Context: one part of a larger RNA
RNA sequence: UGACGGAAGGGCACUACCAGGAGUGGAGCCUGCGGCUCAAUUUGACUCAACACGGGGCACCUCACCCGGCCCGGACACCGGAAGGAUUGACAGAUUAAGAGCUCUUUCUUGAUUCGGUGGGUUGUGGUGCAUGGCCGUUUUUAGUUGGUGGAGCGAUUUGUCUGGUUCAUUCCGUUAACGAGCGAGACUCCAGCCUGCUAAAUAGGCGCCCCGAUCCCCCGGGUCGGGCGGUCUUCUUAGAGGGACGGGCGGCGUCCAGCCGCACGAGACGGAGCAAAAACAGGUCUGUGAUGCCCUUAGAUGUCCGGGGCCGCACGCGCGCUACACUGAAGGGACCAGCGUGUGCUCUCCCCGUCCGGCAGGACCGGGUAACCCGCUGAAACCCCUUCGUGAUGGGGACAGGGGCUUGCAAUUGUUCCCCUCGAACGAGGAAUUCCCAGUAAGCGCGAGUCACCAGCUCGCGCUGAUUAUGUCCCUGCCCUUUGUGCA
Numbered sequence: 001u002g003a004c005g006g007a008a009g010g011g012c013a014c015u016a017c018c019a020g021g022a023g024u025g026g027a028g029c030c031u032g033c034g035g036c037u038c039a040a041u042u043u044g045a046c047u048c049a050a051c052a053c054g055g056g057g058c059a060c061c062u063c064a065c066c067c068g069g070c071c072c073g074g075a076c077a078c079c080g081g082a083a084g085g086a087u088u089g090a091c092a093g094a095u096u097a098a099g100a101g102c103u104c105u106u107u108c109u110u111g112a113u114u115c116g117g118u119g120g121g122u123u124g125u126g127g128u129g130c131a132u133g134g135c136c137g138u139u140u141u142u143a144g145u146u147g148g149u150g151g152a153g154c155g156a157u158u159u160g161u162c163u164g165g166u167u168c169a170u171u172c173c174g175u176u177a178a179c180g181a182g183c184g185a186g187a188c189u190c191c192a193g194c195c196u197g198c199u200a201a202a203u204a205g206g207c208g209c210c211c212c213g214a215u216c217c218c219c220c221g222g223g224u225c226g227g228g229c230g231g232u233c234u235u236c237u238u239a240g241a242g243g244g245a246c247g248g249g250c251g252g253c254g255u256c257c258a259g260c261c262g263c264a265c266g267a268g269a270c271g272g273a274g275c276a277a278a279a280a281c282a283g284g285u286c287u288g289u290g291a292u293g294c295c296c297u298u299a300g301a302u303g304u305c306c307g308g309g310g311c312c313g314c315a316c317g318c319g320c321g322c323u324a325c326a327c328u329g330a331a332g333g334g335a336c337c338a339g340c341g342u343g344u345g346c347u348c349u350c351c352c353c354g355u356c357c358g359g360c361a362g363g364a365c366c367g368g369g370u371a372a373c374c375c376g377c378u379g380a381a382a383c384c385c386c387u388u389c390g391u392g393a394u395g396g397g398g399a400c401a402g403g404g405g406c407u408u409g410c411a412a413u414u415g416u417u418c419c420c421c422u423c424g425a426a427c428g429a430g431g432a433a434u435u436c437c438c439a440g441u442a443a444g445c446g447c448g449a450g451u452c453a454c455c456a457g458c459u460c461g462c463g464c465u466g467a468u469u470a471u472g473u474c475c476c477u478g479c480c481c482u483u484u485g486u487g488c489a
Base pairs, nucleotide, nucleotide: 001489002488004487006484007483008482009481010480011479012478013477016473017472020437021436022435023434024433027323028322029321031319032318033317034316035314036313043054044053065309066308067307068306069305071303076119077118078117079116080115086113089108090107092105093104094103124296126295127294128293132291134285135284136283137281138280139279144183145182146181148179149178150159151158152157162174164173165172188274189273190272191271194243195242198240199239200238201237204234205233206232207230208229210228211227212226213225214224215223217222218221249263250262251261252260253259325430329389330388331387332386333385334384343374350369351368352367354365355364356363357362396427401422402421403420404419405418443465444464445463446462447461448460449459450458
């Protein structure tokens, strides 16, 4: 001095608690990990900081694993062989999963590109993340960290960086042997709210006028809807530039400092996210990279391609989830509302309206859209209304299983997905434990995107409905700062 530990005092945090909510842990299934099995079930990662993670939804490919079979994509140099031919390719038959001249039989073809050896390259999802770069994660979302000049000390070091008050904050006020500074915090960036103010819009909408058409009501004109037109407008929509909030006003508390509390005015009086210091970890990644050292391998290949299998295997244990256990419900009708996105030309067929066919999945034919133009007013789901059911493993629940059909794809068997009929299991609200969370949040509900030929129970976003309970504490778990001393390095 302080990674540790003891003691004391402050302070902080829903990866802590309290008050609660939803759960998970129990069931069935999905998925990851272990184990077992296997020819192989490729592999990394194992407390937080491994386990729906590797953007890891694997039929082939991917692919690294297993079983087989081709190929050289072995540069270059040297030596040898070799034009009296180094070598290459091949029909058929045999062989083979194979229309691989792979090998064999048989002969033809080619013509210095090659062949043999040595050196040396090259490749590798081979090894080593304990040789590394880079990136990421974590300590660590807390307030921390550093040097200059000066002071103290022989020195390591210390002061600055603080008794106190205050703040989300080493944030400020102040105290002051320190003064003045850097990084971090804050400021900043993006998104969401407000603007009848500006700029505008035939890819947005409103309004007006006349013309045309449809429909119905009233009765000869008006209402509703659609099309056309325009020196029209910008409230709504879109999006640029700006404005707006600063704790500004008032009242309390406070050294009347920093600031805190309340009220009013207001669209906002703690909105959400990003970025993020210094020092570290033998954290993860050589399987992101034509980043990379060393080692291994390199033609019977750990290179590469092809065929098949595996990564999906199931006495079992654990983790993330989905569906439920019903009546606040299920089923059948009806009504009625979103917001993020995306969408077809460098080798491809995307998003789909409409009309027919079909019970459905789906199919056929026209057609729009490279998109504020078309899909599409994305008429989403929960929610709401009506009807049926009436507490039973029931019309709850849908696992498992049988048969059939369509679709994607070269290919669906170990069932790609989807649809129809049948079958209808466990499950009666889940022990000890344990996770997440305070406002448009939790929870419920669906939608879009990523992956994607097909396939979401995943992830990342988006909106709709929308609570209960704190607004505190240091008891548990941890973190930070002081003080102490006798431990420890």